[in-house]
RNA sequence: UAAGAUAAAUGCUACACCUGUUGUGAGGCAGGGUCAGAAAGCCAUGGGUCUUUCAUACUAUCAUUUGAUAGUAACAGAGAAGAUUGCCAGGUUACCUAA
Numbered sequence: 001u002a003a004g005a006u007a008a009a010u011g012c013u014a015c016a017c018c019u020g021u022u023g024u025g026a027g028g029c030a031g032g033g034u035c036a037g038a039a040a041g042c043c044a045u046g047g048g049u050c051u052u053u054c055a056u057a058c059u060a061u062c063a064u065u066u067g068a069u070a071g072u073a074a075c076a077g078a079g080a081a082g083a084u085u086g087c088c089a090g091g092u093u094a095c096c097u098a099a
Base pairs, nucleotide, nucleotide: 003097004096012037013036017032018031019030020029021028022027035086041092042091043090045089046088047087048084049083050082051081052080054077056073057072058071059070060069061068062067
């Protein structure tokens, strides 16, 4: 430097769920909790997935002219803006120790 065992030691994180808080939402943060993890440390770089918004039709109201607001239904995209690192890959940093 690379690698990671049905090994050892020191430890680490915290799935689901619950509570509080925050956001239009996906989700985030904190506390409890402890499924699992050898990078389940960090980075939204490439994919995947998820959310929001935007086109259409109908109904109602207002205006009377184009239009505006609300609800319902349907729903494209090589679109836009976000989220997800415990979805995959990539980059980067790192404890211990046999082969």
Molecule: c-di-GMP-I riboswitch aptamer
Organism: Sulfurovum sp. AR